Bacterial RNase P class A from a Chloroflexota bacterium, 413 nucleotides, folded computationally.
The source organism's lineage runs through Bacteria, Bacillati and Chloroflexota.
A source record names the gene rnpB.
Model confidence (mean pLDDT): 77 of 100.
The RNAcentral record of the sequence draws on ENA.
[in-house]
RNA sequence: UGAGGAAGACAGGCAAUCGCGAACUGCCUCGACAGUUCGAGGAAAGUCCGAACUCCAUAGAGCAGAAUGCUGGUUAACGACCAGUGAGGGCGACUUCAAGGAAAGUGCCACAGAAACAUACCGCCUGAGUGUAGAAUAUUCUUAUUCGCAUAUCGGGUAAGGGUGAAAUGGUGAGGUAAGAGCUUACCAGCAGCCGGGUGAUCGGCUGGCUGGGUAAACCCCAUUUGGAGCAAGACCAAAUAGAAGGAUUAGCCUGUCCGCCUUGUGUGGAUAGACUUGCAGGCUGCUCGUCUGUCAACCUUCGGGUUGGUUGCUUGAGGCAUCGGGUAACCGAUGUCCCAGAUAGAUGAUUGCCACCCGGAAAGUCGUAAGGCUUUCCAGGUACAAAAUUCGGCUUAUGGCUUGCUCAAACC
Repeated sequence: UGAGGAAGACAGGCAAUCGCGAACUGCCUCGACAGUUCGAGGAAAGUCCGAACUCCAUAGAGCAGAAUGCUGGUUAACGACCAGUGAGGGCGACUUCAAGGAAAGUGCCACAGAAACAUACCGCCUGAGUGUAGAAUAUUCUUAUUCGCAUAUCGGGUAAGGGUGAAAUGGUGAGGUAAGAGCUUACCAGCAGCCGGGUGAUCGGCUGGCUGGGUAAACCCCAUUUGGAGCAAGACCAAAUAGAAGGAUUAGCCUGUCCGCCUUGUGUGGAUAGACUUGCAGGCUGCUCGUCUGUCAACCUUCGGGUUGGUUGCUUGAGGCAUCGGGUAACCGAUGUCCCAGAUAGAUGAUUGCCACCCGGAAAGUCGUAAGGCUUUCCAGGUACAAAAUUCGGCUUAUGGCUUGCUCAAACC
């Protein structure tokens, strides 16, 4: 100097003129007007997670469904964050992970290949058969036997070599074997046992038998968690209106009161009030239990009509900032201090001037041994992504320049 990788903060400033929203104050006392103070973001975006809060609702249990998935910690909580373990990527600084279980079960591994839960296609060795250009021996005519060599036939051994493939009975080297094989051995990987470190995930050592996959972002199993809907949730006020049709339409028992009857008795009949059970209708959740409401008009379904106005919820919070303490960190605690939008067709905008920052070009000066750097002046241009709507904690995405450390490469001394 260039290229990378990690973290942090900022997101233009000042002044003037005019124009906006809220709160408070003054004043006339409906208004209006004036003054003071405050007034969009690091992502307000996405609506991907989690909650606070409200209602269902008086408040539950189980199943289904869904989510997470290495360990420990932080948090109101989370699928987030911090620190580790393991595996992968990168020369490196660093970075990524949908990281439980394949020995509960069921599936799948196309094509190629002989074969993908199970293996002999080629090849190698060997026995028999067949042939024999060779050799040896015997000898009765050139025949017989043996050895060697070859082999398109049959049998046996072989997972070392070759081929196919993502993957083929652990890998590499040596010895050994008829040829081979953990058959033996050395070093590794995996598995099992024992010992040690660590809260743990796991790591290390020793010994051993030599050891047939992969896939669960396939179904599934295991562990943990999980009610629904959402500020257009809800609450209140005012005003207006028009309802109609359909649904099931039970029964029993106990207690009290009144009336009647008679056998004057805890008798019997009727009416009524209350509680309970059952039936029916409905709410709570997709289902079941359970629970609650109603008992003939509450409720449900369908059709139709009215109001679509105002107030509230609505901003003091798991809040911000500073200092100190604890912790590797995420974060926690203590003390002090501050109030920082609440709009509702939806507010912060317009103009002018100066400054700041960035990029490009030119000139001058200056530092340095050098490679190179810095300062000043002038010219021209630019200043990103983008806007609250109940609130908060995260994640993801978009984007302008700045600062600090670290890694690699080149040049100079």